[in-house]
Molecule: small-subunit ribosomal RNA
Organism: uncultured rumen bacterium
RNA sequence: AGAGUUUGAUCCUGGCUCAGGAUGAACGCUGGCGGCGUGCUUAACACAUGCAAGUCGAACGAAGCACUUUACUUAGAUCCCUUCGGGGGGACGAGUUUUGUGACUGAGUGGCGGACGGGUGAGUAACGCGUGGGUAACCUGCCUUAUACAGGGGGAUAACAGUUAGAAAUGACUGCUAAUACCGCAUAACCCGCUAGUAUCGCAUGAUACAGACGGAAAAGAUUUAUCGGUAUAAGAUGGACCCGCGUCUGAUUAGCUAGUUGGUGAGGUAACGGCUCACCAAGGCGACGAUCAGUAGCCGGCUUGAGAGAGUGAACGGCCACAUUGGGACUGAGACACGGCCCAAACUCCUACGGGAGGCAGCAGUGGGGAAUAUUGCACAAUGGGGGAAACCCUGAUGCAGCGACGCCGCGUGAGUGAAGAAGUAUUUCGGUAUGUAAAGCUCUAUCAGCAGGGAAGAAAAUGACGGUACCUGACUAAGAAGCCCCGGCUAACUACGUGCCAGCAGCCGCGGUAAUACGUAGGGGGCAAGCGUUAUCCGGAUUUACUGGGUGUAAAGGGUGCGUAGGUGGCUAGGUAAGUCAGAUGUGAAAACCCAGGGCUUAACUUUGGGACUGCAUUUGAAACUGCUUGGCUAGAGUGCAGGAGAGGUAAGUGGAAUUCCUAGUGUAGCGGUGAAAUGCGUAGAUAUUAGGAGGAACACCAGUGGCGAAGGCGGCUUACUGGACUGUAACUGACACUGAGGCACGAAAGCGUGGGGAGCAAACAGGAUUAGAUACCCUGGUAGUCCACGCCGUAAACGAUGAAUACUAGGUGUCGGGGCCCACAGGGCUUCGGUGCCGCAGCUAACGCAUUAAGUAUUCCACCUGGGGAGUACGUUCGCAAGAAUGAAACUCAAAGGAAUUGACGGGGACCCGCACAAGCGGUGGAGCAUGUGGUUUAAUUCGAAGCAACGCGAAGAACCUUACCAAGUCUUGACAUCCUAAGAAUUUUCCAGAGAUGGGAAAGUGCCCUUCGGGGAACUUAGAGACAGGUGGUGCAUGGUUGUCGUCAGCUCGUGUCGUGAGAUGUUGGGUUAAGUCCCGCAACGAGCGCAACCCUUGCCAUUAGUUGCUACGUAAGAGCACUCUAAUGGGACUGCCGUUGACAAAACGGAGGAAGGUGGGGACGACGUCAAAUCACCAUGCCCCUUAUGACUUGGGCUACACACGUACUACAAUGGUCGUUAACAGAGGGAUGCAAGGGAGCGAUCCGGAGCCAACCCCCAAAAACGAUCCCAGUUCAGAUUGCAGGCUGCAACUCGCCUGUAUGAAGUUGGAAUUGCUAGUAAUCGCAGGUCAGCAUACUGCGGUGAAUACGUUCCCGGGCCUUGUACACACCGCCCGUCACACCAUGGGAGCCGGUAAUACCCGAAGUCAGUAGUCUGACCGCAAGGAGGACGCUGCCGAAGGUAGGAUUGGCGACUGGGGUGAAGUCGUAACAAGGUAACC
Repeated sequence: AGAGUUUGAUCCUGGCUCAGGAUGAACGCUGGCGGCGUGCUUAACACAUGCAAGUCGAACGAAGCACUUUACUUAGAUCCCUUCGGGGGGACGAGUUUUGUGACUGAGUGGCGGACGGGUGAGUAACGCGUGGGUAACCUGCCUUAUACAGGGGGAUAACAGUUAGAAAUGACUGCUAAUACCGCAUAACCCGCUAGUAUCGCAUGAUACAGACGGAAAAGAUUUAUCGGUAUAAGAUGGACCCGCGUCUGAUUAGCUAGUUGGUGAGGUAACGGCUCACCAAGGCGACGAUCAGUAGCCGGCUUGAGAGAGUGAACGGCCACAUUGGGACUGAGACACGGCCCAAACUCCUACGGGAGGCAGCAGUGGGGAAUAUUGCACAAUGGGGGAAACCCUGAUGCAGCGACGCCGCGUGAGUGAAGAAGUAUUUCGGUAUGUAAAGCUCUAUCAGCAGGGAAGAAAAUGACGGUACCUGACUAAGAAGCCCCGGCUAACUACGUGCCAGCAGCCGCGGUAAUACGUAGGGGGCAAGCGUUAUCCGGAUUUACUGGGUGUAAAGGGUGCGUAGGUGGCUAGGUAAGUCAGAUGUGAAAACCCAGGGCUUAACUUUGGGACUGCAUUUGAAACUGCUUGGCUAGAGUGCAGGAGAGGUAAGUGGAAUUCCUAGUGUAGCGGUGAAAUGCGUAGAUAUUAGGAGGAACACCAGUGGCGAAGGCGGCUUACUGGACUGUAACUGACACUGAGGCACGAAAGCGUGGGGAGCAAACAGGAUUAGAUACCCUGGUAGUCCACGCCGUAAACGAUGAAUACUAGGUGUCGGGGCCCACAGGGCUUCGGUGCCGCAGCUAACGCAUUAAGUAUUCCACCUGGGGAGUACGUUCGCAAGAAUGAAACUCAAAGGAAUUGACGGGGACCCGCACAAGCGGUGGAGCAUGUGGUUUAAUUCGAAGCAACGCGAAGAACCUUACCAAGUCUUGACAUCCUAAGAAUUUUCCAGAGAUGGGAAAGUGCCCUUCGGGGAACUUAGAGACAGGUGGUGCAUGGUUGUCGUCAGCUCGUGUCGUGAGAUGUUGGGUUAAGUCCCGCAACGAGCGCAACCCUUGCCAUUAGUUGCUACGUAAGAGCACUCUAAUGGGACUGCCGUUGACAAAACGGAGGAAGGUGGGGACGACGUCAAAUCACCAUGCCCCUUAUGACUUGGGCUACACACGUACUACAAUGGUCGUUAACAGAGGGAUGCAAGGGAGCGAUCCGGAGCCAACCCCCAAAAACGAUCCCAGUUCAGAUUGCAGGCUGCAACUCGCCUGUAUGAAGUUGGAAUUGCUAGUAAUCGCAGGUCAGCAUACUGCGGUGAAUACGUUCCCGGGCCUUGUACACACCGCCCGUCACACCAUGGGAGCCGGUAAUACCCGAAGUCAGUAGUCUGACCGCAAGGAGGACGCUGCCGAAGGUAGGAUUGGCGACUGGGGUGAAGUCGUAACAAGGUAACC
């Protein structure tokens, strides 16, 4: 950075698609390790369970526990004494009690913290957020600093105990008690309130400082004696609150919104300003610079992408906001209207003894659900931080870590070296090979990761480590444990085989697949990336495809139908001022992270960290003054006014004129008129048409008339008058920028149409009739109503077009024309110049091209309108306008990969011009009618083998089907085969012959033993038989896989190339033009100059002559022989003809015409020869051949049959229909070219004849076929005949194994149709047509066919209008498979989305009313009441209750708006070969279109 895709090709416009990057991703296949990150985007759905906010005993009382201690009671082990009766002392333990202690416990009062941290993004379009300011309108616990203070009292209450209600939750009552809990009093300032004053400052309200009077408000203690707390004030810091400027999505098919609404005064309220709230007053406020409404959305730093400008996005991290099941509310507090607080309402869940209660994971885990989809009910407070505490310490799902997931980024590995017998296998193959591939194996090494073992951190300042025996280090060990995914037609790197056969499938776009698929599937190979790879989704890019950077509007999408003009935008020259825009400097800010640069730390990287830059912005301030703006003054070139002129279908109204059509009246006059391609309907003997005269009425204005004029456009045309608009020229008196454009708005606006009332001659939708036609609701004709005309009112659209908005300036010319002016020469008139209009040509420039080009589509400026793929659709819905018709505005779903513009080459045209051809015309003869022959179709059949199909199949392949041929059918047979090669065994080969059989075939018999070599065993060659397998074989398929060959356009004159030039290009030029020719033949001209394949010529033949040569030819010699080569002839070489000569025409050319000479005259006649190409033309059955198919058969053999059938249709021939003839015959003639050995066969003989007998000669200029026939004479006399000969009978002949199916010929007899052929159609231009016979090939036989040969031998061509075909030029085209093209609409069928729709069911936001919880506030007459006052009564104050305003949910109501469903219905789109027509593209057959 581009690429693919519209076309036959090109350029352009324009959409679609791809290559890149990214992601909180998901899915498919696969999966070794580690580090760092990251992980419910959906249901702000519901949640079991555990944990997430506590702490302080150094605030307090009581209780419990442990120890201690005091006292008492109990207890009585054990000891002592004993007179054995007893007495004394007394431990462990138990209980009560006093005191003290405690790393003790859990409640309670009290303090601080639960407003942080953590989650989520529902709401919110907003001062919510971002950015910059303001508060002279504010608050701030803990913390810091400073100053001062802490005196003295009081009354309660929880806990606790008792009683009591309740299932529980939770209470109620009585009694006791403490405080850093609560309440007075004292004291107090620089604190607060009120009030008067001075100074300074501020944009204003006002602020600050000083000093004065009066009034008011504080406190708490604890302790281990180190300290920690308390009160007041001031200041700081931190955190917050409010206000303002600017910025912040879409929709106008949302245009008006607003009642506390906007402002004021006063009051209340708040930390504070404020309609924040209330009372009163005023009527304001917002809005096209987009209010209101609706939809969507948390905002930002950033992130992704991009060259940038931008566009998209707002996960993680960070800042702000909002929310905590939904809605409302306040309390406490420094801070909340409070996620793990309270009250109420609602929904849901749970418990219940039915009375009543409990709950809120959008904290961390986790569950269900939803979903394509997102993790563990883990460890630890070790670190960092937070709360409490004096501290120890406690708490902390914040956080630090671990687990799971390739979800992302980064790093590493899956081994390295050597190794050619290029192994095996696999794939392919032209069978030789090639590829996989140094790849493997083998040999030699190494150990990163993983595994095993040992050691073992930092993170921690003295102790304390969840992570973790982790990171890291070391050792031993084994190449072992570790590679997949996608792609391979083009874009886009990478190709073969097989399978499949428009099937299965692929596909991002173009597209691939219908039997040779590099595009489907598989395999081999290859390419790419790699622990990932692909797909899907989304975003940016490419896309300059919304264009600020950076697009357009004549024809591709796009200029409003036109003007006037509002807002807005833009604006002439000059001077001064100002400083809003603009420019420069400075300052503040632009958080951190991110980004960029330079470094540092993890082995590296990702990651992390330090410093710098950047953050393009905003604000403040100081300057500058060119430009823009604002302001003041001036100017006249823009614009306008005045004055003087001429031009004009400019407009409106009134009047008026002649021609013509029609009608009426009258006259003349008679049978038609009219109309058409041709007709008919129609009119006319009741007198038309025609003609003459008079009259009526309406509409339009011939000639002039002109790419002439006027108008803004639509538009305007006889003449006159009245009123009236504008432009132009001249002048330079006046104003002094007054201008340009113009969203909305207003006005005008063809035709048709609508309303009311007139009018109505002609024309003429609808309609009727007649034609045409397959039909003809059309085109043509005859009629004819609305309408066309007038007045008034509507409509408001057109291909309203120059498909070109308006204005200004500039930028070569030439030539017309209209209206003015000036100058010059002047008789007419002309010349020069200037202003304004209107045309043509043309340079630069522009343009995709066409084209535009001072009347721009050029160069610039200003303003408006409009466009963004085609269809759906200018449709639907909504709204506005309209009487209606309808107009204006104006989508979406869905669908396609194009739609389109200009130009190019062809092809085509019921387009044009020119030319040619037996193309027509002029002629001659045919075909089409008959019979027969032959081919084809059809039918039939066991088979009637196959092919050929308009011309260009059809007497064609087939130059010859009785068997064979033969490919077809029936039957009988064979399976290495009828044919080829190879191997083994046996046998020579071969010949003769018998039996069975239709034959193939099968079974025998006999003869025969060869050739070469030999070491004598044998071997070899040819041939035959048998056997096994490789293989043979196929007229089986595909001519749309092919070669070769052929037809055809067409013997038409064309088809191309090189170089140059032109064009962006396809392409053009040359090759066109003027002449000429049979010809792209030649000449001339020309941006072309040359060349090639074709034409022509060269070749063959024929026509004349010459030379040479003469046998089998010929004969001037009388004949054979002989001789000779003049002639005929033969066959070889030459000559000859070239428009060469003359004349005329032509352009001084090419050439044409005429003439001379000549055998021949203008390519002399004929042939061979067929350019580039077209028709997927024909042929796989001539041959060859790829692939497919058959292989005891689709091969091979045999016999018989069939190809020869026969109602019929067509083609091509033959023979005729007769007198230009038939028959007979005499007479005698005259050819050419061929053929001949399995042959041609003479003379001779037999037969009526076919033919036979026999056979000379000839391998051919020798002999034979060989007779030529038409010609001539006679006869017949116009008949179905003395025409014609089909058909048939009988008798024969020939060929051949064979003549029935199914041959040819002869004789005799029979004697059909047919009397010149409808529509239509064919050949031929001179030795031709016509006519006559002859020969040959094929072939045993078979010819009306085919190919040749000669004999006789015409007619006509004015000419190119028409038919057919062709060539060149030009034109149109929507065709390019190229008119056998393309293509439109209805109908029928299927599917899809959508509009309407009686209605039905929801959602949302408001409004009005009702009800009115909790609760604040206000009131208060009821009840209760400790502290204070008072001796008391009582009071102050408080609480409850009650009332009131507001007030959520709820209810009701009518509307609005937005969805879903909906019988039926409307059009639309898409579909395979459906139906009907043929509208459009060519003059598309009636030019098309609006």